[in-house]
Context: one part of a larger RNA
Molecule: small-subunit ribosomal RNA, 3' major domain
Organism: uncultured prokaryote
RNA sequence: UGACGGGGGCCCGCACAAGCGGUGGAGCAUGUGGCUUAAUUCGAUGCAACGCGAAGAACCUUACCUGGGCUCGAACGCUACCGGACAGCUCCUGAAAGGGAGUUUCCUUCGGGCUGGUAGUGAGGUGCUGCAUGGCUGUCGUCAGCUCGUGUCGUGAGAUGUUGGGUUAAGUCCCGCAACGAGCGCAACCCCUAUUACUAGUUACCAGCACGUUAUGGUGGGGACUCUAGCGAGACUGCCUGCGCAAGCAGUGAGGAAGGUGGGGACGACGUCAAGUCAUCAUGGCCCUUAUGCCCAGGGCUGCACACGUGCUACAAUGGUCGGUACAACGGGCUGCCACCUCGCGAGAGGGCGCUAAUCCUGAAAGCCGAUCUCAGUUCGGAUUGUAGUCUGCAACUCGACUACAUGAAGCCGGAAUCGCUAGUAAUCGCGUAUCAGCAACGACGCGGUGAAUACGUUCCCGGGCCUUGUACA
Numbered sequence: 001u002g003a004c005g006g007g008g009g010c011c012c013g014c015a016c017a018a019g020c021g022g023u024g025g026a027g028c029a030u031g032u033g034g035c036u037u038a039a040u041u042c043g044a045u046g047c048a049a050c051g052c053g054a055a056g057a058a059c060c061u062u063a064c065c066u067g068g069g070c071u072c073g074a075a076c077g078c079u080a081c082c083g084g085a086c087a088g089c090u091c092c093u094g095a096a097a098g099g100g101a102g103u104u105u106c107c108u109u110c111g112g113g114c115u116g117g118u119a120g121u122g123a124g125g126u127g128c129u130g131c132a133u134g135g136c137u138g139u140c141g142u143c144a145g146c147u148c149g150u151g152u153c154g155u156g157a158g159a160u161g162u163u164g165g166g167u168u169a170a171g172u173c174c175c176g177c178a179a180c181g182a183g184c185g186c187a188a189c190c191c192c193u194a195u196u197a198c199u200a201g202u203u204a205c206c207a208g209c210a211c212g213u214u215a216u217g218g219u220g221g222g223g224a225c226u227c228u229a230g231c232g233a234g235a236c237u238g239c240c241u242g243c244g245c246a247a248g249c250a251g252u253g254a255g256g257a258a259g260g261u262g263g264g265g266a267c268g269a270c271g272u273c274a275a276g277u278c279a280u281c282a283u284g285g286c287c288c289u290u291a292u293g294c295c296c297a298g299g300g301c302u303g304c305a306c307a308c309g310u311g312c313u314a315c316a317a318u319g320g321u322c323g324g325u326a327c328a329a330c331g332g333g334c335u336g337c338c339a340c341c342u343c344g345c346g347a348g349a350g351g352g353c354g355c356u357a358a359u360c361c362u363g364a365a366a367g368c369c370g371a372u373c374u375c376a377g378u379u380c381g382g383a384u385u386g387u388a389g390u391c392u393g394c395a396a397c398u399c400g401a402c403u404a405c406a407u408g409a410a411g412c413c414g415g416a417a418u419c420g421c422u423a424g425u426a427a428u429c430g431c432g433u434a435u436c437a438g439c440a441a442c443g444a445c446g447c448g449g450u451g452a453a454u455a456c457g458u459u460c461c462c463g464g465g466c467c468u469u470g471u472a473c474a
Base pairs, nucleotide, nucleotide: 001474002473003471004470005469007468008467009466010465011464012463013462015458016457019421020420021419022418023417026313027312028311029310030309031308032307033306034304035303042053043052064299065298066297067296068295069294070293076122077121078120079119080118081117082116083115084114088103089102090101091100092099093098106113107112124288125287127286128285129284133282134281135277136276137275138273140271145184146183147182148181149180150179151160152159153158164175165174166173190265191264192263193262195233196232198230199229200228201227205222206221209220210219211218236259239253240251241250242249243248315414319373320372321371322370323369324368325367331362332361333360336355337354340351341350342349343348380411385406386405387404388403389402390401391400427450428449429448430447431446432445433444
């Protein structure tokens, strides 16, 4: 100087407390451990691995296993030699890959071009080492810290500044001070959102004026409104009162759409964990080179006495079922989204309009109105299984999703323990997108609808910041 303390002081954080909803029990989905296996490819392992890499494992992917094959090799460059158009087509063998046989057979400016073979040189490796590395990332932590120059103090390590008194979300600012300044962080500058002026009106809008329709901005038209998207304004403790030296704090304060960082995002200091990744990529070293490379078929990654994590659906009446009816936003769409019609109980099928889209397509659900069920393992719950189907795809046996009928399991609110959340949040309800032929999505990332309760307080648990103290630790 640090680190540590079941030392002290001060202060924060959904850390506790106060509340609301869960997990832990059930069934299923998914990941992991374990076991099994020819293989169940590999990695991730307290927080910070376990719906993680994977935003799509039937083949492919695919790295694993079994079997069949290839050896300049699946791709590309160069050199030499040989050949020819290569290719294609036919036949045999084969699960395919591959192998074998036959046949047709180029251009040329004569340098060669294109292409096959042989030989050689560079190949190839998801083989090892993340403890040789780059890059990227997690984490402490959006915590308020981490340092430097000069000066001063100290023999020196180092100290001071950065401590102290206040204040703040903040090393934020003020005051003081052997310090005076500065840098990386904080904040602001950037994006979205909340209000509004102006500009601009098509595909959006329709107040007023017309036309038209069973009806609809459907048409003329309009530039008001909504909205769209560009540029501005606006919030700064600026004003008032009180407290205070100041910084600042408080107020049912005024005004205001918004008030004290308005809400959200992007943004992550010096560093820590030899943290993670050699399987995104790159790369040193080591290793394989008729195989640890490459091609193919089938299988596996989906195995199941069990254990754990993350979720979904429930156990019902604030509910289930049936009928009617209302209101979004973000997005996506030409090998695509599909109106409408017909057929089918349905998944869908057959026709077929429009749309390269503010133009066309894409039923919101919870809600509201009415009916029914009457507390029961039920008209709750839907697992499991049987049968018949639909769709995608070369192909749904291993191993897809969905539909109909039948079947109707466990489950009556969950032990010890444990998680999230402070407001348009939790809870609850649906919608969209990426990946994608299809889909194991109940996942992930977004979007809107409805919309709470509680916070006395900081003694305690956990994590963190500053000062101080002890130490046989570095």